Notes
Predicted 3D model of a 74-nucleotide RNA (transfer RNA) from a Dehalococcoidia bacterium. The coordinates come from a structure-prediction model, not an experiment, and the mean pLDDT is 82.

[in-house]
RNA sequence: GCCCCUGUAGCUCAGUCGGAUAGAGCGGCGCGUUCGUAGCGUGAAGGUCGUGGGUUCGAGUCCCGCCAGGGGCG
Numbered sequence: 001g002c003c004c005c006u007g008u009a010g011c012u013c014a015g016u017c018g019g020a021u022a023g024a025g026c027g028g029c030g031c032g033u034u035c036g037u038a039g040c041g042u043g044a045a046g047g048u049c050g051u052g053g054g055u056u057c058g059a060g061u062c063c064c065g066c067c068a069g070g071g072g073c074g
Stems, first nucleotide, its partner, number of pairs: 001073007010026004019057001029043005050066005
């Protein structure tokens, strides 16, 4: 230098063919249970979907550049 994969909540990930309010588990927090903790039950919160553009009525999803991580080739 070239090619491929990945980037979505604090962490691990899902998101089909572009469609209406973006989700799960774990974690943290509140409440209940307990003498107290753990565990269990329950509730709410938490997101510029890596970043900048483009296409479209509409983008996490499609296209282009860039950044970061991983792998391969030279």